[in-house]
Context: one part of a larger RNA
RNA sequence: UUGGGCCUAAAGCAUCUGUAGCCUGUUUAAUAAGUCUUUGGUGAAAUCAUCUAGCUUAACUAGAUGAAUUGCUAAAGAUACUGUUAUGACUCGAGGACGGGAGACGUAAAGGGAAUUCUAGGAGUAGGAGUGAAAUCUUGUGAUCCCUAGAGGACCUCCAGUAGCGAAGGCGCUUUACGAGAACGUACCUGACGGUGAGAGAUGAAAGCUGGGGGAGCGACCCGGAUUAGAUACCCGGUUAGUCCCAGCCGUAAACGAUGCUGACUAGGUGUGCUAUUUCCUUCGAGGAACUAGCGUGCCGAAGCGAAGGCGUUAAGUCAGCCGCCUGGGGAGUAUAAUCGCAAGGUUGAAACUU
Numbered sequence: 001u002u003g004g005g006c007c008u009a010a011a012g013c014a015u016c017u018g019u020a021g022c023c024u025g026u027u028u029a030a031u032a033a034g035u036c037u038u039u040g041g042u043g044a045a046a047u048c049a050u051c052u053a054g055c056u057u058a059a060c061u062a063g064a065u066g067a068a069u070u071g072c073u074a075a076a077g078a079u080a081c082u083g084u085u086a087u088g089a090c091u092c093g094a095g096g097a098c099g100g101g102a103g104a105c106g107u108a109a110a111g112g113g114a115a116u117u118c119u120a121g122g123a124g125u126a127g128g129a130g131u132g133a134a135a136u137c138u139u140g141u142g143a144u145c146c147c148u149a150g151a152g153g154a155c156c157u158c159c160a161g162u163a164g165c166g167a168a169g170g171c172g173c174u175u176u177a178c179g180a181g182a183a184c185g186u187a188c189c190u191g192a193c194g195g196u197g198a199g200a201g202a203u204g205a206a207a208g209c210u211g212g213g214g215g216a217g218c219g220a221c222c223c224g225g226a227u228u229a230g231a232u233a234c235c236c237g238g239u240u241a242g243u244c245c246c247a248g249c250c251g252u253a254a255a256c257g258a259u260g261c262u263g264a265c266u267a268g269g270u271g272u273g274c275u276a277u278u279u280c281c282u283u284c285g286a287g288g289a290a291c292u293a294g295c296g297u298g299c300c301g302a303a304g305c306g307a308a309g310g311c312g313u314u315a316a317g318u319c320a321g322c323c324g325c326c327u328g329g330g331g332a333g334u335a336u337a338a339u340c341g342c343a344a345g346g347u348u349g350a351a352a353c354u355u
Stems, first nucleotide, its partner, number of pairs: 004326003007309002012323001014203004021196003025090003028086004033082002035078008048066007093193001094190003097186003105179007112156002117151006127138002164171002208249006217243002222238004260322006268300009278290004304311002328355003337348004
């Protein structure tokens, strides 16, 4: 509990696709379902209003007339809007086509690189490692350091940029193959084909789980050494799962811009990425520079908004459409039930009581 809200106070689903539903551009004709007008019927009585009558009056009661009963139904009309019909029309929304470009976009394969570790050989001698200081540790069975060769796994320095791409999660060595999306330009085609989206489906970091591989470095757990009153930690030496790959689960995150999606409108200034026309420079290069425009990405700001911080054409401004969600704190994202999962647990999700 509403004529209120959802960046930070409670509240935007992690993200997309999409069913039903809801909403829907310009225009013509028809129709008359919604809508509107008129008229008829019906809409009990009591109640209410006016008048009259009866109890001495009033309250009360009775009668007459009227109002109201916001509704239902029938007929006749109106046609702006909504709806419906039309193998009607249109092009600005949407989609397609064509063109040359941009990109850590995805999947797969091949190739490469420095470093760490280990192994073998050489050279070489007393320390090395570590810290605030130490010790555990390692080393005369020759370590550390240096050189050469090899093995193996993981990763991808510089370039690197409030740069780019992707719906989000996310994506960074090189090359190739296959695949996807967006922007710009042309205005050639279709002709409203659109928006949102309950359910539903798909995707979804890390950790975790199952089976099989792999295991260099790092490293929960664990074991030592320190520190300390203690030290189940921070620091140090080791080290298992894991981290990596394949197949299958899990389905959650401060999954954040803590800001749902779409469309329209409302001053500017200044960076930057991509694209396009034009102009200038040129060592003629896929080179450099400038103006303008479109799309993206940042910063600052008028109006406006906001409790303020702040937001401000990438809105948290002004409107429209659709969806989701909120209603004091705790109890509690708990119990129960249902459902999903191998499990861990996830999803949906109360109440008593308390304050």
Small-subunit ribosomal RNA, central domain from a metagenome, 355 nucleotides, folded computationally. The prediction has a mean pLDDT of 86. It matches the Rfam family "Bacterial small subunit ribosomal RNA". Its family is annotated with structural constituent of ribosome and ribosome in the Gene Ontology.